[in-house]
Molecule: transfer RNA
Organism: Methanomicrobia archaeon DTU008
């Protein structure tokens, strides 16, 4: 310096392909049930979707430019 994969909830990872309501397990709160934990059910918080710009009525997705993080070739 090139190519390529990757960044999205506290974690692990889905949604991008083909643009229209941001989701799963796990953890985390409260309730429920138990003498009490633990499991188990029910119901909730938690995301500026790595950054900045474009295009669209509308972007996590499209395109363009960066940071980082892998992994390859010089």
């Nucleotide at each position: 310096g090139g190519g390529c994969g990757g960044a999205u909830a506290g974690a692990u990872c889905a949604g991008c392909u083909c643009g229209g309501a941001a989701g799963a397990u796990c953890g985390c709160g409260u309730g429920a049930u138990u003498u009490g934990c633990a499991a188990u059910c029910a119901c909730g918080a938690g995301g500026c979707c790595g950054c900045g710009g474009g295009u669209u009525c509308a972007a996590a997705u499209c395109c363009c430019g960066c940071u980082c993080c892998g992994u390859c070739c010089a």